[in-house]
Context: one part of a larger RNA
RNA sequence: CCUUGCUGAGAAAAUGACCUUCAUUGUCCCGUCUUGAAACACGGACCAAGGAGUCUAACGUAUAUGCAAGUAUUUGGGUGGCAAACCCAUGUGCGCAAUGAAAGUGACAGGUGAGCACCCUCUGUUGGGUUCAUCAUCGGCCGACCAUGCGCCCUCGUGGCAAAAGGUUUGAGUGUGAGCAUAGAUGUUGGGACCCGAAAGAUGGUGAACUAUGCAUGACUAGGGUGAAGCCAGGGGAAACUCUGGUGGAGGCUCGAAGCGGUUCUAACGUGCAAAUUGAUCGUCAAAGUUGUGUAUAGGGGCGAAAGACUAAUCGAACCAUCUAGUAGCUGGUUCCCUCCGAAAUUUCCCUUAGGAUAGCUGCAACUUGUGACUCCAGUUUUAUCAGGUAAAGCGAAUGAUUAGAGGUAUCUGGGGCGUAACGCCCUGGGCCUAUUCUCAAACUUUAAAUGGGUAAGAAGUUGGGAUUGCCUAAACGAAUCCUAUUACUAGAAUGGAAAGUUGUUAGUGGGCCAUUCCGGGUAAGCUGGACUGGCGAUGCGGGGUAAACCGAACUCAACUUUAAGGUGCCGAACUACCCGCUCAUGUAGAUUCAAAAGGUGUUGGUUCAUUUAAACAGCAGGACGGUGGCCAUGGAAGUCGGAAUCCGCUAAGGAGUGUGUAACAACUCACCUGCCGAAUGAACUAGCCCUGAAAAUGGAUGGCGCUUAAGCGAGUGACCUAUAAGUUGACAUUGGAGUACGGUAUUCCAAUGAGUAGGAGGGCGUGGGGCUCGUGACGCAUCCUUCGGUGUGAGCCGGGGAGAAACGUGCUCUAGUGCAGAUCUUGGU
Numbered sequence: 001c002c003u004u005g006c007u008g009a010g011a012a013a014a015u016g017a018c019c020u021u022c023a024u025u026g027u028c029c030c031g032u033c034u035u036g037a038a039a040c041a042c043g044g045a046c047c048a049a050g051g052a053g054u055c056u057a058a059c060g061u062a063u064a065u066g067c068a069a070g071u072a073u074u075u076g077g078g079u080g081g082c083a084a085a086c087c088c089a090u091g092u093g094c095g096c097a098a099u100g101a102a103a104g105u106g107a108c109a110g111g112u113g114a115g116c117a118c119c120c121u122c123u124g125u126u127g128g129g130u131u132c133a134u135c136a137u138c139g140g141c142c143g144a145c146c147a148u149g150c151g152c153c154c155u156c157g158u159g160g161c162a163a164a165a166g167g168u169u170u171g172a173g174u175g176u177g178a179g180c181a182u183a184g185a186u187g188u189u190g191g192g193a194c195c196c197g198a199a200a201g202a203u204g205g206u207g208a209a210c211u212a213u214g215c216a217u218g219a220c221u222a223g224g225g226u227g228a229a230g231c232c233a234g235g236g237g238a239a240a241c242u243c244u245g246g247u248g249g250a251g252g253c254u255c256g257a258a259g260c261g262g263u264u265c266u267a268a269c270g271u272g273c274a275a276a277u278u279g280a281u282c283g284u285c286a287a288a289g290u291u292g293u294g295u296a297u298a299g300g301g302g303c304g305a306a307a308g309a310c311u312a313a314u315c316g317a318a319c320c321a322u323c324u325a326g327u328a329g330c331u332g333g334u335u336c337c338c339u340c341c342g343a344a345a346u347u348u349c350c351c352u353u354a355g356g357a358u359a360g361c362u363g364c365a366a367c368u369u370g371u372g373a374c375u376c377c378a379g380u381u382u383u384a385u386c387a388g389g390u391a392a393a394g395c396g397a398a399u400g401a402u403u404a405g406a407g408g409u410a411u412c413u414g415g416g417g418c419g420u421a422a423c424g425c426c427c428u429g430g431g432c433c434u435a436u437u438c439u440c441a442a443a444c445u446u447u448a449a450a451u452g453g454g455u456a457a458g459a460a461g462u463u464g465g466g467a468u469u470g471c472c473u474a475a476a477c478g479a480a481u482c483c484u485a486u487u488a489c490u491a492g493a494a495u496g497g498a499a500a501g502u503u504g505u506u507a508g509u510g511g512g513c514c515a516u517u518c519c520g521g522g523u524a525a526g527c528u529g530g531a532c533u534g535g536c537g538a539u540g541c542g543g544g545g546u547a548a549a550c551c552g553a554a555c556u557c558a559a560c561u562u563u564a565a566g567g568u569g570c571c572g573a574a575c576u577a578c579c580c581g582c583u584c585a586u587g588u589a590g591a592u593u594c595a596a597a598a599g600g601u602g603u604u605g606g607u608u609c610a611u612u613u614a615a616a617c618a619g620c621a622g623g624a625c626g627g628u629g630g631c632c633a634u635g636g637a638a639g640u641c642g643g644a645a646u647c648c649g650c651u652a653a654g655g656a657g658u659g660u661g662u663a664a665c666a667a668c669u670c671a672c673c674u675g676c677c678g679a680a681u682g683a684a685c686u687a688g689c690c691c692u693g694a695a696a697a698u699g700g701a702u703g704g705c706g707c708u709u710a711a712g713c714g715a716g717u718g719a720c721c722u723a724u725a726a727g728u729u730g731a732c733a734u735u736g737g738a739g740u741a742c743g744g745u746a747u748u749c750c751a752a753u754g755a756g757u758a759g760g761a762g763g764g765c766g767u768g769g770g771g772c773u774c775g776u777g778a779c780g781c782a783u784c785c786u787u788c789g790g791u792g793u794g795a796g797c798c799g800g801g802g803a804g805a806a807a808c809g810u811g812c813u814c815u816a817g818u819g820c821a822g823a824u825c826u827u828g829g830u
Stems, first nucleotide, its partner, number of pairs: 029044004045830006055191007063183005070094003076088003098105002110138005117130004140174002142171003145167002151161003194333002197330001201323006212297009223255003226251001230247007259284003264280002267278002299315001301311002336764006346359001348357003360509002363505007375498004380494002382457005392447001393445002399441003404436001406434003412430007461489002463485007471478001512536004517531005541552003556731007566721003569705003575718001577717002580714003590707001598692003602689010619676005625649003631643002655670001659668002732754010765819001767816006774809003783803004788799004
């Protein structure tokens, strides 16, 4: 001195701004591949700057402009103030003629129907005429091909020329031309070809300072232990020789320091001391030892006591440069807005299945005819007609399968009886035959649906009259074609709609998935393969707690009214509404998304059959006898281990016995009968709710709380709540129509419509640079900041204030290295 910090004072701003906390409502993270992403799929800390369909050639299509049977100057020449501009001739390209393999040959203003429009007539859009383009159809012409061939010529042959008249044959032909050039748009292909990205391949070089091995030449390796050969002395021995003690100092011997190495702690360290280290421990340590220097071996090559080891932190083929922006049917990314339309995951082919081509589906452009129904159309119905062999049905119809008896015996076969025997008789098992019976069929069928499919429901028709013909007939008979009607007949089902038809070009798609129904595979699957339709994909909204696909319903922006599905105890908007039933569930009922067979004397209904005032059922009580200990069997068996049989008498009734029991008896009990009692009772099925059946790993889910004459389950009846649905109103946009003014275009009215991924089209916003034009700026441009204001659906734009200090903009037009959130993007910063 300055000051954005601090402090003090003042002003403005109170329905305000910012920050923090709590509560309520809605809300899962973008991009991407994908049938499907909030995903426990991948990319993404944050910011700035950079960052991806370009240019060129050829071709297709539509458009614009110029000239036009032509068109295009630019090779060349002339002229020129010039490398511009201007002028010109020849050639050349494409076009003006096709066809045929080729030799070669080489194109009638045609008829009919429909036709905008124009003209005449007009009482009447009635009638008449000419009818362009275009469409349909018939015929002609040219070339090729097929089949004929009058005539002429000659070298006489399978020769050459060739009139006339033909053909369900064929052409990218003709039929009074339409092209050429330029421009931008779009599409396709070749180029680095939208951007980034390999593993590889090739060519030429550089490396043995690391490391591998060889060679050359140097250097280095404490101190101990053990104690080979040889030698000496003594002893023994006849000798050979041997024993003992020394001496001696050998060895890819040993302990071990340096050195070299690197076993274990799986120690330390592990953004380290270090892109391999540190410590202790360990291996070796006189040799296949260690090491310096020099030298040799080089990349499909070296070197290797061999581990694919090593060859400069690189090795199952080094490094560097180049070919090279290598290629990638593969991954990732691909940058502003609004409006309109809007898919496909299927067909066929491909060494095709992660991809293409082809058709389909889509957009855009154009043409023809339409504007209120004489026309046309239809995911509809009707009528008429045609094709079909699924469902069903059938099997005493064919084919095939298949159960059961019955009848028959000429024939076949097994067994038996009477026979010596018999193709003798008789009996019998099969087979076979006959009439029946049971059950079946994707690859059986006589029959045969429903749904679905094709065609038709008229002016290009019908009818009358006339004509032509090489076809047809006995025949102008028929058939086909043509002409005609002062249009002769009518306008030939219903319903709905308003646009209908035609042409050109073209992106994306060619992984699909789900649901009802119908099929194939599979024990099954949120499994797999198909068909019709509808959805999701590409799509939000209300409901289903949550949710691609279920139920409702599809969306411009708002207000009001009413509903759908679903709800109405509280969470939660709306009746703890009404009425009738059912249900009680502590290995814890039920409540729109789990359960079976099998059970229950839980409870509630139903069906059938029985019993019952001639007193049932239940309860209490009494009786429950005799022949007889029935017969057989047994060690024994008297009602009751077992077997066969199962009568009679007396009775109100009592089994040759329902159980307990005994070694066998006994005893008790039951069936059965009776008394008391006084009205319903028993059995078998059936189906509602409830219970059992019912086991999984963090604690736990009718969504939670909770609920029991429900807030559960099953019916009924009202009321109410609520969606971007329906209705009404307003606004915006798009498309169409009508009107007004009109150079473009603007504006008024009416009607309908408004979802959207890939993709297409149209119209806009913004950026850099050039041209024309009109402007702004030191009285403050650009740029930056902004709790400020306005405007546009939006990309954005305009204004105010502050900072700032020198350039900038509008309109029109040309041009492009023109818009970022993503690419493990690049660089820098935090």